[in-house]
RNA sequence: UGGUAGAGGUGCGGGAUUCAAGAGUACUCCGGCAAAUAUGGGCACAGCCGGACGAAAGGGGAAACCGCCGAAGAAUCGAAAGCCUGCCCAGGGCUCCGGUUCUGGCCCGCCGCAGAAGAUGCGUCGGUCUGUCACGAACGUGGAGCGCUAUCA
Numbered sequence: 001u002g003g004u005a006g007a008g009g010u011g012c013g014g015g016a017u018u019c020a021a022g023a024g025u026a027c028u029c030c031g032g033c034a035a036a037u038a039u040g041g042g043c044a045c046a047g048c049c050g051g052a053c054g055a056a057a058g059g060g061g062a063a064a065c066c067g068c069c070g071a072a073g074a075a076u077c078g079a080a081a082g083c084c085u086g087c088c089c090a091g092g093g094c095u096c097c098g099g100u101u102c103u104g105g106c107c108c109g110c111c112g113c114a115g116a117a118g119a120u121g122c123g124u125c126g127g128u129c130u131g132u133c134a135c136g137a138a139c140g141u142g143g144a145g146c147g148c149u150a151u152c153a
Base pairs, nucleotide, nucleotide: 001153002152003151004150005149006148009069011068012067013066014065017062018061019060028052029051030050031049032048033047039090040089041088042087043086072103073102074101075100076099077098078097081095082094083093084092085091104130105129107127108126109125111123112122113121114120132143133142134141135140136139
């Protein structure tokens, strides 16, 4: 220097099943009122009340299974295709692929974003704990996974 195999633990992620919620919501139909809007333009037509019927998606919980230890996540840039936004154009969002940068990991908290949400996810910051290496007057300080340990050449 290169290869191989490992470790961190409430470890990371994936699809299916199931459950709760979404929601008695949306849609549709009947009756009544009413006459127009949620990124810009044009078009279509909305909206409120009562009744009947009545979903789904994204996200989430549980255990099992599968793939793993930059597992994975985020930001940003780029290309084409697909999907969503009532229709078209523009704009916006999402999925997939690649490049660059940052983050060792779990948990908790303020704030922010997403979300129907007191669920949950993500992010900056802060805190405890923990793994690893280095340095020390030995339990303290500091660093980062492009690391660490073992092994082979």
A computed fold for a 153-nucleotide RNA from a chicken gut metagenome, annotated as Lysine riboswitch aptamer. It matches the Rfam family "Lysine riboswitch aptamer". Gene Ontology term of the family: lysine biosynthetic process.